The prediction has a mean pLDDT of 82. This is a predicted structure of a 1505-nucleotide RNA (small-subunit ribosomal RNA) from an uncultured Gammaproteobacteria bacterium. Rfam family: Bacterial small subunit ribosomal RNA.

RNA sequence: AGAGUUUGAUCCUGGCCCAGGAUGAACGCUGGCGGCGUGUCUAAGGCAUGCAAGUCGAACGGUCCCGAUUUAUCGGGACAGUGGCAAACGGGUGAGUAAUACAUUGGUAAUCUGCCGGAAAGAGGAGAAUAACUCGUCGAAAGGCGGGCUAAUACUCCAUGUGAUCCCAGAACAAAAGUUUUGGGAUUAAAGAUCGCAAGGUCGCUUUCCGAGGAGCCUAUGUCUUAUCAGGUAGUUGGUUGGGGUAAUGGCCCACCAAGCCUAUGACGAGUAGCGGGUGUGAGAGCACGACCCGCCUCAUUGACACUGAGACACUGGUCAAUCUCCUACGGGAGACUGCAGUUAAGGAUCUUCCUCAAUGGCCGAAAGGCUGAAGGAGCGACGCCGCGUGUAGGAAUAAUCUCUUCGGAGUGUAAACUACUUUUCUAGGGGAAGAAGCUUCGGUUGACAGUACUCUAGGAAUAAGCCGCUGCUAACCUCGUGCCAGCAGCCGCGGUAAGACGAGGGCGGCAAGCGUUAUCCGGAUUUACUGGGCGUAAAGCGUGUGUAGGCGGUUUAAUAAGUUCUCGGUUAAAGCCCUUUGCUCAACAUUGGGAGUGCCGGGAAAACUAUUAAACUUGAGGCCGGGAGAGGCAAGUGGAAUUGUCGGUGUAGGGGUGCAAUCCGUUAAUAUCGACAGGAACACCAAAUGCGAAGGCAACUUGCUAGAACGGCCCUGACGCUGAGACACGAAAGCGUGGGGAGCAAAAAGGAUUAGAUACCCUUGUAGUCCACGCCCUAAACGAUGGAUGCUGGGUAUUGGAAGUGUCGACCCUUCCAGUAUCGUUGUAAAAAAGCUAACGCGUUAAGCAUCCCGCCUGGGAAGUACGGCCGCAAGGCUAAAACUCAAAGGAAUAGACGGGAGUCCGCACAAGCGGUGGACCAUGUGGUUUAAUUCGAUGGUAAGCGAGGAACCUUACCAGGGCUUGACAUGCUAGGAUGUAGGUUAAUCGAAAGAUUGACCGACCGUUAAAUCGGAGCCUAGUACAGGUGUUGCAUGGUUGUCGUCAGCUCGUGUCGUGAGAUGUACCGUUAAGUCGGGAAACGAGCGCAACCCUUGUCCUAUGUUACCAGCCUCGAUUUUAUCGAGAGGGACUCAUAGGAGACUGCCGGUGAUGAACCGGAGGAAGGCAGGGACGACGUCAAAUCAGCAUGACCCUUACGCCCUGGGCAACACACAUGCUACAAUGGCCGGUACAAAGGGUUGCCAAGCCGUAAGGCGGAGCUAAUCCCAUCAAAGCCGGUCUCAGUUCGGAUUGAGGUCUGCAACUCGACCUCAUGAAGCUGGAAUCGCUAGUAACCGUAUAUCAGCUAUGGUACGGUGAAUACGUUCCCGGACUUUGUACUCACCGCCCGUCAAGUCAGGAAAGCCGGUAAUACCCGAAGAUUCGCGUUCGCGGAAAUAAGGUAGGACUGGUAAUAAGGACUAAGUCGUAACAAGGCAUCCGUAGCGGAAGCUGUGGAUG
Repeated sequence: AGAGUUUGAUCCUGGCCCAGGAUGAACGCUGGCGGCGUGUCUAAGGCAUGCAAGUCGAACGGUCCCGAUUUAUCGGGACAGUGGCAAACGGGUGAGUAAUACAUUGGUAAUCUGCCGGAAAGAGGAGAAUAACUCGUCGAAAGGCGGGCUAAUACUCCAUGUGAUCCCAGAACAAAAGUUUUGGGAUUAAAGAUCGCAAGGUCGCUUUCCGAGGAGCCUAUGUCUUAUCAGGUAGUUGGUUGGGGUAAUGGCCCACCAAGCCUAUGACGAGUAGCGGGUGUGAGAGCACGACCCGCCUCAUUGACACUGAGACACUGGUCAAUCUCCUACGGGAGACUGCAGUUAAGGAUCUUCCUCAAUGGCCGAAAGGCUGAAGGAGCGACGCCGCGUGUAGGAAUAAUCUCUUCGGAGUGUAAACUACUUUUCUAGGGGAAGAAGCUUCGGUUGACAGUACUCUAGGAAUAAGCCGCUGCUAACCUCGUGCCAGCAGCCGCGGUAAGACGAGGGCGGCAAGCGUUAUCCGGAUUUACUGGGCGUAAAGCGUGUGUAGGCGGUUUAAUAAGUUCUCGGUUAAAGCCCUUUGCUCAACAUUGGGAGUGCCGGGAAAACUAUUAAACUUGAGGCCGGGAGAGGCAAGUGGAAUUGUCGGUGUAGGGGUGCAAUCCGUUAAUAUCGACAGGAACACCAAAUGCGAAGGCAACUUGCUAGAACGGCCCUGACGCUGAGACACGAAAGCGUGGGGAGCAAAAAGGAUUAGAUACCCUUGUAGUCCACGCCCUAAACGAUGGAUGCUGGGUAUUGGAAGUGUCGACCCUUCCAGUAUCGUUGUAAAAAAGCUAACGCGUUAAGCAUCCCGCCUGGGAAGUACGGCCGCAAGGCUAAAACUCAAAGGAAUAGACGGGAGUCCGCACAAGCGGUGGACCAUGUGGUUUAAUUCGAUGGUAAGCGAGGAACCUUACCAGGGCUUGACAUGCUAGGAUGUAGGUUAAUCGAAAGAUUGACCGACCGUUAAAUCGGAGCCUAGUACAGGUGUUGCAUGGUUGUCGUCAGCUCGUGUCGUGAGAUGUACCGUUAAGUCGGGAAACGAGCGCAACCCUUGUCCUAUGUUACCAGCCUCGAUUUUAUCGAGAGGGACUCAUAGGAGACUGCCGGUGAUGAACCGGAGGAAGGCAGGGACGACGUCAAAUCAGCAUGACCCUUACGCCCUGGGCAACACACAUGCUACAAUGGCCGGUACAAAGGGUUGCCAAGCCGUAAGGCGGAGCUAAUCCCAUCAAAGCCGGUCUCAGUUCGGAUUGAGGUCUGCAACUCGACCUCAUGAAGCUGGAAUCGCUAGUAACCGUAUAUCAGCUAUGGUACGGUGAAUACGUUCCCGGACUUUGUACUCACCGCCCGUCAAGUCAGGAAAGCCGGUAAUACCCGAAGAUUCGCGUUCGCGGAAAUAAGGUAGGACUGGUAAUAAGGACUAAGUCGUAACAAGGCAUCCGUAGCGGAAGCUGUGGAUG
């Protein structure tokens, strides 16, 4: 000193929460010792028992006991009583008390004071009783009553009077009150005891004065919350009136008189509370607290009262009443732990019924001494603070256990063991204090603590470690278990199968005889802001003004000294705090000295400022005069346009209304048009950035009345000012009351539409209302969301009003000044900008800048501007204004995205323009669904569906049924055993569906070695063990691969700059491009991934090569129709072709447009022209997109089965739906005949020629070919030529079915293809909708090939042949790019989100009532006691007025409870709608009124957020 938490991210505002310190604490786990402290915070509830206040024989009379005796007494001790003193202290508590308290400061001239200290004076005489005791008597007891005896320091009287008090008369001081003093008069005291032979001493006694200490009373200041407590008060306020009372002032009390007194500077009431020194915390200011210790107060079961006394209205005294408990013989009595222990109750919770008066103190006493639960000590409790210990050193490249592991190891860990050492502590034993001063017969004697502290000896590592935490904040991490469960959590938040957050284990971190948790206080929190905050948009400026109290206030001079400043003195108790000294071994603790204690009081000084008084001034303010401006206000009158209505004319079938319509009006004549009349409301143009007003607000014209502001004059007053709590006035619209008025508009209402519905939006009607008069209401987004006043701080522009100057005949124009208004925005011009402020946006002389003064308001969101209470209102409602509960956010500004039924620019077969299809039919294929023993699995909008599958009859195959196997069909080890014609192969038989099982026969290996299968190895078999195996799960644990946006033009970085920051810039803009392609320019300059190019292929040419390709020309041969054609050969290097290498195209050239640029348009040349065509190539990323079944792989799961083998079946099912295709519906055609032209592929388990057979599929056959050679393959078909059919379900179409065949293959039943004959279905161009394509493209036509035994191929991939049409253009649909705008979205519109209803839980308010509590009031009754009156006077008796307790009554305040109804809050997946956020699909919101399931809708006025 800060940190976490609102967001995708940021800054701010703002709350919540954490880290620190503390405690009279409690709880959980644990626990070795000592010192010093501390310990019922709750029930001021109740208490058994014991103790806590007595003492004095030197005041007194007695009684008893002991001793001595001289029997007279003497001495000693004890005891009840009289008497004295104490008992008012000490100890406890905090109920009450908000001021009769407390603290500080003064006063007492308004007072008292026992014991103590000092001083002065005195103490002479006399007398009457009484307790004890004794006798009698009452009572259960407690306790009394009567008779008799006696003493005193008990009581009474007389004397004396230093003095004291009172009266009278003077004097001094003094304002007075009063103080002092002189003279005279009156009144008023006393007690003895003891020591001593005595003198005398000591202790007492009386009067007075002084002091000390103590106490009473008074004053000022300070001292909690509440105004939802605003008026209170009759002894109340005062009295130089009179009295009583007290030590003393005083309404303290009484009589009388007066009517005062307190209060917004908070009276009165309510709630809470002992106050202070101090304590805790804090940098401080503060905030909270008031245990222990000290001071004061208060109380003593509750209430009242007095007595005694120096002192009490008295904790362990008295009287009375009440309550409770106890005793009782029922008549009556006793008691009161908030003293120390202890008990019970309550509670989360707080100790021993201990020892001693040794010390310190108190009371009594002359003293010894007695008493002392004060005190000193011990005990109990880790309750706190402080200190010590639980060992120290060495000891392994590091035992074991345990944990983790990448299986190598790592950690625990020098830790242990082990070796050496020490003994604080502990145990045993020995010694053993200080604290002691006093007292005394002078000899002596006195310690509770305590055999304690301390110390010596011996023994032995011996007796001694836990608690909490480990996601971040916050130091400390792994494994297993669990699987939104169990649980954790201070906040954010963890847990849904790989949890560092739950539980456990290991490890680690922190503290340590403690550690955590809970509770509370301060801090952090500048989050109540004095120090030290704010109010345009975050919470917050009253709707506006006038003005009271209050606060603040211009210039000059003088005086004063209240504030202010300085200085001195007093006080601020001690303890505590800070510094310091000393003592306990240290520390805590104790102790010495000093400081501080910011306060109050008093004396002195200063005079600037504030204040006060006095005098003056003019600049603030006001007045006066002058001419102007204005929708300022009120009232009266007048006017025209328009709407509507009525009457009349013309005129005829429609009008009106809407997105489209309908309701509605109209042949009884509408709408339209002309004229006349009626009535109400509002005032077009002017008009605007206008003006006026305090605000609300104000608009035709004229008149009257009236208010304010500005300007000019510089004439008057002389600070008269500013603000303004309460108060008062005004205050849009709606609404209310009474009475008018009512044209238009129009809540409600009615109807028509729209719609799923439509209580709405739209339409047709329409009532209150809107208008007027009078009276209420008093609220608005009453907004500039910005209170008023004054001053200061560069300016520009426009405009309104006034004045001056110049100028003019006079104006306009122009310049300057004052006051107001507006302002950065636009279209062609120009100016929001400086400083400063602000979280930013923005404000910026009209401040949100810099300052001063005054007022109002705010302190997280919701509950709520609500409840209750009060005030106002006719009502509606308004003003004032909470809490419980609940959440961790709510919010402001700005940023990047995404989105919008926002805007702009651009692109794409996106639309349009075209061509051909799909959707209708049949069939093929795939999918869904259904079915099934199984119909294996995956793919599911675009981006699944002729997809994985480029080929399911068995196999494939993963599915089903059945039959089998279990170290396994497959891999690598290990252990043990076995076989000898071994491994392997061929073959036979039996069982079996096969797999397989069993039994034979034959052939027969490899390497080394040996004479030799001789031996060994390898290999094989069997058994066992590790393990194999899994198309089992998770694509949401993954790798790899792929799809899609999209071949769209984007996506980023470095440095710099701007911004508090997220971010921005770069990458915006202007042109251009297919392109973030290029150019220009610009706070950017560069760079990267993409684009383009480099690669392949096609198109032209050249060079080289030339077989199997080619054959023009030359030569030879053959055939023929002998000019000529065809074939073959030789040959050639021309052509084609093939292979390889080059050339070529670059806006290079010309013209135009354009910023002269980039580029575009046109042209030339060229095979090709502006990217020449096609391909490969796919940025950052999105979709938890697809795939664990292609492969790989983590984790989980199965292991005589979810593994493996086999036979058969299934993947091929079939009311149906969808997708992709084929063939068609025909004449641009079908069929028949003839005839022409490709490219590119494939072939030895193969392609298969010629020839022959078969109608054909095909068969026989066997040449050639491992291919530029041979074959598929005459290589084609559409095409062309000719013929026929003639518009029909056909000579179209070919499905389906029957029969017969061919081929492949172990095998064509489920379930193959093909051929022939026969059969001849639907279908006549296809609804809504929808797909592809921009040129060698679409369309049409065939060919080849992969897979493959065969085939389901109409599919896929390639190849060539024929070969079009159209594009005006970008309004619209879809997708995309960029810019901008709004946003309450960021899981990003498939978003967010509102209200009713239904369910559950919770708290608060209301409520007919019911039950309490508190404080008063009125009345009744009224104890003790004191006062007073009367009688009596030795005691006493009776009365009066008050009074505690009690009773009655009505209210006040407050608490509990309650049927019920209403609202609120919260709660993973309920219902209905969709109100808000985008123009949210009717812009939203505010006030008000009506209406409606609900959000809400509509009317009216207002705001722009």